This is a predicted structure of a 349-nucleotide part of an RNA (small-subunit ribosomal RNA, central domain) from uncultured Butyrivibrio sp.
[in-house]
Context: one part of a larger RNA
RNA sequence: CUGGGUGUAAAGGGAGCGCAGACGGAAUGACAAGUCUGGAGUGAAAGCCCGCGGCUCAACCGCGGGACUGCUUUGGAAACUGCCAUUCUGGAGUGUUGGAAGGGUAAGUGGAAUUCCUGGUGUAGCGGUGAAAUGCGUAGAUAUCAGGAGGAACACCGGUGGCGAAGCGACUUACUGGACAAUAACUGACGUUGAGGCUCGAGAGCGUGGGUAGCAAACAGGAUUAGAUACCCUGGUAGUCCACGCUGUAAACGAUGAAUACUAGGUGUUGGAGGACAUAGUCCUUCAGUGCCCGGCGCAAACGCAUUAAGUAUUCCACCUGGGGAGUACGUUCGCAAGAAUGAAACUC
Numbered sequence: 001c002u003g004g005g006u007g008u009a010a011a012g013g014g015a016g017c018g019c020a021g022a023c024g025g026a027a028u029g030a031c032a033a034g035u036c037u038g039g040a041g042u043g044a045a046a047g048c049c050c051g052c053g054g055c056u057c058a059a060c061c062g063c064g065g066g067a068c069u070g071c072u073u074u075g076g077a078a079a080c081u082g083c084c085a086u087u088c089u090g091g092a093g094u095g096u097u098g099g100a101a102g103g104g105u106a107a108g109u110g111g112a113a114u115u116c117c118u119g120g121u122g123u124a125g126c127g128g129u130g131a132a133a134u135g136c137g138u139a140g141a142u143a144u145c146a147g148g149a150g151g152a153a154c155a156c157c158g159g160u161g162g163c164g165a166a167g168c169g170a171c172u173u174a175c176u177g178g179a180c181a182a183u184a185a186c187u188g189a190c191g192u193u194g195a196g197g198c199u200c201g202a203g204a205g206c207g208u209g210g211g212u213a214g215c216a217a218a219c220a221g222g223a224u225u226a227g228a229u230a231c232c233c234u235g236g237u238a239g240u241c242c243a244c245g246c247u248g249u250a251a252a253c254g255a256u257g258a259a260u261a262c263u264a265g266g267u268g269u270u271g272g273a274g275g276a277c278a279u280a281g282u283c284c285u286u287c288a289g290u291g292c293c294c295g296g297c298g299c300a301a302a303c304g305c306a307u308u309a310a311g312u313a314u315u316c317c318a319c320c321u322g323g324g325g326a327g328u329a330c331g332u333u334c335g336c337a338a339g340a341a342u343g344a345a346a347c348u349c
Stems, first nucleotide, its partner, number of pairs: 003321004007303002012317001014200004021193003025088005031082001033081002035077008048066007091190001092187003095183004103176007110154001115149007125136002162168002205246006214240002219235004257316006265294002267291011298305002322349003331342004
């Protein structure tokens, strides 16, 4: 390489869009590049394989046949692939009608709570812990009432529920994206996947400028301890928040790539549609989603998966090939940096 694999043993790219490429629905006709088939030429000899023969045998040698799986040329076939033409509606998309949703962006608004400030009441404690202490407090704290400031997060609803590719919860408005159901008017294969590429991408981190209530790396102090650079406590700065830009990683997980078709059921739930009936309602059918579900066939090393497959098949991409060395070194690309991406070998077991 091939082969075999990728939930947990090594292995699914973090996710989406998509150029090239690969693969691709139904019907009819034409062509004949692939494909199949006949002929011709060539495929040197030796060698190889088979048969026969010559040295007493064998090695060796001779003769005949085969093979030389290929290339060129020519005649034919037309099922499949391809290509061309004409059609089709089932895949895909558009239209129309309809309801659902924390999908996105921006602006505005709201109440509870914490903290701080001012004033009133009030007096010696408060706070904290396993127990304490540091800390706060007679310059009047804690508690309580009233008023004010400011920032951040949105209790209940809340759900095994919804939407979205990762992510998204207060309310209102504006702009905006997608999915779904019904219909069957339109287009007529316009599809699937997708190396490179482009875009998005939690948290932390970085740059510039704001903001800072609470929380809180670092840091300081108090404890604990043999020690305690920790766990516990009192403080507390970056940060957390906003705007713009960068970074591009996570156990980015369903540790399960995307798409299509098929293969027992049962049960809950979300959004629709249709139907039956004595129609508050119940039942049946159906589409799309979501379920720890339960479970059969099948699969699986087992665990388990099981119409949301890890089953049966097809297409395309990514990745794996003993452990360590090592996601390291070197080189390259990207980045302000931190670092990211790509990614070995010696040696060793």
Its Rfam family is "Bacterial small subunit ribosomal RNA". The source organism's lineage runs through Bacteria, Bacillati, Clostridia, Lachnospirales and Butyrivibrio. The prediction has a mean pLDDT of 82.